This is a predicted structure of a 346-nucleotide part of an RNA (small-subunit ribosomal RNA, central domain) from a metagenome. RNAcentral holds the full RNA, with entries from SILVA. The coordinates come from a structure-prediction model, not an experiment, and the mean pLDDT is 87.
[in-house]
Context: one part of a larger RNA
RNA sequence: UUGGGUUUAAAGGGUGCGUAGGCGGGUUGAUAAGUCAGUGGUGAAAGCCUGCAGCUUAACUGCAGAACUGCCAUUGAUACUGUCGAUCUUGAGUAUCGUUGAAGUGGGCGGAAUGUGUGGUGUAGCGGUGAAAUGCUUAGAUAUCACACAGAACACCGAUUGCGAAGGCAGCUCACUAAGCGAAAACUGACGCUGAGGCACGAAAGCGUGGGGAGCAAACAGGAUUAGAUACCCUGGUAGUCCACGCCAUAAACGUUGAUUACUCGAUGUUGGCGAUACACUGUCAGCGUCUAAGCGAAAGCAUUAAGUAAUCCACCUGGGGAGUACGCUCGCAAGAGUGAAACUC
Numbered sequence: 001u002u003g004g005g006u007u008u009a010a011a012g013g014g015u016g017c018g019u020a021g022g023c024g025g026g027u028u029g030a031u032a033a034g035u036c037a038g039u040g041g042u043g044a045a046a047g048c049c050u051g052c053a054g055c056u057u058a059a060c061u062g063c064a065g066a067a068c069u070g071c072c073a074u075u076g077a078u079a080c081u082g083u084c085g086a087u088c089u090u091g092a093g094u095a096u097c098g099u100u101g102a103a104g105u106g107g108g109c110g111g112a113a114u115g116u117g118u119g120g121u122g123u124a125g126c127g128g129u130g131a132a133a134u135g136c137u138u139a140g141a142u143a144u145c146a147c148a149c150a151g152a153a154c155a156c157c158g159a160u161u162g163c164g165a166a167g168g169c170a171g172c173u174c175a176c177u178a179a180g181c182g183a184a185a186a187c188u189g190a191c192g193c194u195g196a197g198g199c200a201c202g203a204a205a206g207c208g209u210g211g212g213g214a215g216c217a218a219a220c221a222g223g224a225u226u227a228g229a230u231a232c233c234c235u236g237g238u239a240g241u242c243c244a245c246g247c248c249a250u251a252a253a254c255g256u257u258g259a260u261u262a263c264u265c266g267a268u269g270u271u272g273g274c275g276a277u278a279c280a281c282u283g284u285c286a287g288c289g290u291c292u293a294a295g296c297g298a299a300a301g302c303a304u305u306a307a308g309u310a311a312u313c314c315a316c317c318u319g320g321g322g323a324g325u326a327c328g329c330u331c332g333c334a335a336g337a338g339u340g341a342a343a344c345u346c
Base pairs, nucleotide, nucleotide: 004317005316006315007300008299012314014201015200016199017198021194022193023192025088026087027086028085029084030083031082033081034080035077036076037075038074039073040072041071042070049065050064051063052062053061054060091191092188093187094186096183097182098181099180100179103177104176105175106174107173108172109171110154114150115149116148117147118146119145120144121143125136126135162169163168206247207246208245209244210243211242215241216240220236221235222234223233258313259312260311261310262309263308266291267290268289269288270287271286272285273284274283295302296301319346320345321344328339329338330337331336
């Protein structure tokens, strides 16, 4: 390179927006660039191939043909692709009416619990464990009542529920913002899909500056356990966890399954609309689940939410180790991230 693949064997980018590029709906006209056909020129000779001939044969040599699949010019064809023009509405979008949700940002408010403080009652233990001890407590603890303060998280509802591109999102309420879905069919008229680079978002941990600090808790200290115990258990406890602003850019960022479109038996549950209401359960659209047919798959399994049948575009894989390492470069305050080998070895 050809070919084959990417749920679990190596392999889907963490997610979106989007540039270039690639690909792209129906009808119609023009054009004739791609495409197809004819003709002309050129495509040196030798060589290769086919046939014949010459050296006794072969190698070798000679003659003729074919081939040189290409390029240029020209004359035509017009189905498909392209280009230019016209037009259409089913793809896409806009407007209208309705509706849904833990979607986002900022503010306000609430109760339970926890801790602390003050005061009251009250007296000898509390706490903790497999058992203990460290620890707290007559300077009055634990328990209990009242009041006050602080920070963080929102029991029940709560669900294979819902929303979001992903990360993720849950007390109540207000403001602002975004999105989906349904109905009907008014408007635009292919405006679409994908997307190398690029840009934006991106859990937790970590970093910088300034706040905050109730509970929890790396590190650390002590008590146990043990042969030892740099652990598991216990008592404490600092970063951190929280807020604002700025970085970091990684995760088993997982459905380990890229995006979009079309097609392909059924059954059942559920969420949000709509329709019809004959009040029997029944249809339809969009989601979220379970089971199953064909088909697929190495199997497990997938199965209208495909891993089936096809199409377009992107990303990625090519034996194990060395190694996601070294070097170089880019980014970062750093931690490190991204890109990413080889020798050698089996």